[in-house]
RNA sequence: GGGCUCAUAGUUCAGUUGGUAGAAUAUCGCAUUCGCAUUGCGAAGAUCGCCGGUUCGAUUCCGGCUGAGUCCA
Numbered sequence: 001g002g003g004c005u006c007a008u009a010g011u012u013c014a015g016u017u018g019g020u021a022g023a024a025u026a027u028c029g030c031a032u033u034c035g036c037a038u039u040g041c042g043a044a045g046a047u048c049g050c051c052g053g054u055u056c057g058a059u060u061c062c063g064g065c066u067g068a069g070u071c072c073a
Stems, first nucleotide, its partner, number of pairs: 001072007010025004019056001027043005049065005
């Protein structure tokens, strides 16, 4: 320098032939206990990496950039 993959909640990940995003875990509250832990129930938590384009509408499609991984030189 070039090819490919990826970027979504604090963390690990899902999602979608375009119609406003979910799980686990962590955190907080309640119940359970003499108390803690476990367990059950609930709550909060994401402008879906950034900038543009297409579209009535973009996390999803297209381009560029940034960062990570991998391969080639």
Description: Transfer RNA from a Candidatus Dojkabacteria bacterium, 73 nucleotides, folded computationally. Its Rfam family is "tRNA". By type it is a transfer RNA. It was read from a public genome assembly. NCBI's taxonomy places the organism under Bacteria, Bacteria candidate phyla, Candidatus Dojkabacteria. The prediction has a mean pLDDT of 84.